[in-house]
Context: one part of a larger RNA
RNA sequence: CUGGGCGUAAAGCGCACGCAGGCUGUCAGAUAAGUCAAAUGUGAAAGCCCCUUGCUCAACGAGGGAAUUGCGUUCGAAACUGUCUGGCUUGAGUUCGAGAGAGGGAAGUGGAAUUCCAGGUGUAGAGGUGAAAUUCGUUGAUAUCUGGAGGAACACCGGCGGCGAAGGCGGCUUCCUGGCUCGAUACUGACGCUGAGGUGCGAAAGCGUGGGGAGCAAACAGGAUUAGAUACCCUGGUAGUCCACGCCGUAAACGAUGAAUGCUAGGUGUUGGAGGUAUUCACCCCUUCAGUGCCGCAGUUAACGCGUUAAGCAUUCCGCCUGGGGAGUACGGUCGCAAGAUUAAAACUC
Numbered sequence: 001c002u003g004g005g006c007g008u009a010a011a012g013c014g015c016a017c018g019c020a021g022g023c024u025g026u027c028a029g030a031u032a033a034g035u036c037a038a039a040u041g042u043g044a045a046a047g048c049c050c051c052u053u054g055c056u057c058a059a060c061g062a063g064g065g066a067a068u069u070g071c072g073u074u075c076g077a078a079a080c081u082g083u084c085u086g087g088c089u090u091g092a093g094u095u096c097g098a099g100a101g102a103g104g105g106a107a108g109u110g111g112a113a114u115u116c117c118a119g120g121u122g123u124a125g126a127g128g129u130g131a132a133a134u135u136c137g138u139u140g141a142u143a144u145c146u147g148g149a150g151g152a153a154c155a156c157c158g159g160c161g162g163c164g165a166a167g168g169c170g171g172c173u174u175c176c177u178g179g180c181u182c183g184a185u186a187c188u189g190a191c192g193c194u195g196a197g198g199u200g201c202g203a204a205a206g207c208g209u210g211g212g213g214a215g216c217a218a219a220c221a222g223g224a225u226u227a228g229a230u231a232c233c234c235u236g237g238u239a240g241u242c243c244a245c246g247c248c249g250u251a252a253a254c255g256a257u258g259a260a261u262g263c264u265a266g267g268u269g270u271u272g273g274a275g276g277u278a279u280u281c282a283c284c285c286c287u288u289c290a291g292u293g294c295c296g297c298a299g300u301u302a303a304c305g306c307g308u309u310a311a312g313c314a315u316u317c318c319g320c321c322u323g324g325g326g327a328g329u330a331c332g333g334u335c336g337c338a339a340g341a342u343u344a345a346a347a348c349u350c
Stems, first nucleotide, its partner, number of pairs: 004321003007304002012318001014201004021194003025088007033081002035077002038074005049065006091191001092188003095184005103177007110154001115149007125136002162169002206247006215241002220236004258317006266295011299306002323350003332343004
């Protein structure tokens, strides 16, 4: 160096974009760097290996051969890789016409509900639990009606439905904006895939500054329960949850399954298109493309299971794993306001 692996045993970076690098469709021509062939020079001797031989044998010695898998030069070959030239259209992209969508950002706006405030009616309870109590209430609670304030979340529709790279996204309207799908002709002509470093995005919690604060609620207080109860239950309740800007950069960031491409039985549901038969239209039915579920043949798997959305059969590129503990820790570096994150051992021990 090669050889094994990564759904659950150790192992896929949380996700994307992308420089370098690696890999790269099809046809023809040229070239000859890689590649292949021949010749030649060199690859010291000794040693190793083979044959022969000399000391009585051996060790040891002598002669010859082989080997030295390499490098240089010359003359060739042209399939493959590379390079150059000229084409092609299937990959990729553009154009036109349709389409669906909680994709993102900003502004505005709506109703239900909780809480609070003011007023009316009204009177002794209310609340809460397994049962209670703390708690609220004659300074009039709970209940009920009217008016007002404020914040947060958007019932039904709603769906193993949709969209997004992932995190994630759900009232309504407007504006700005990204991606995707289908159909069609025309155009560009390999413009592609992956991607170490790098850059950006990245739930919740947490942090900084300034707002906001209805409900909920870590911490905290009280009441219960209990042998105890630093809990589960109850009454309160502050950070926080919300907004703006900035940080943090982690999650069972999960499909515990990296990205891309090609190939490989079917059946059934569903979402978005397009087409066909039929029809007044629509539905139904059939075909096809793109997604999303279930079952299942072959195959695969240690088994469970996976099974055209592969964990099947192959190719390219990246990441990662190598017994358990020590330890995702120490030290050092980088980043951070901090919390900490990231990179990442060893002794020792079984």

The part of an RNA shown here (small-subunit ribosomal RNA, central domain) has 350 nucleotides and comes from an uncultured bacterium.
RNAcentral holds the full RNA, with entries from ENA and SILVA.
Model confidence (mean pLDDT): 88 of 100.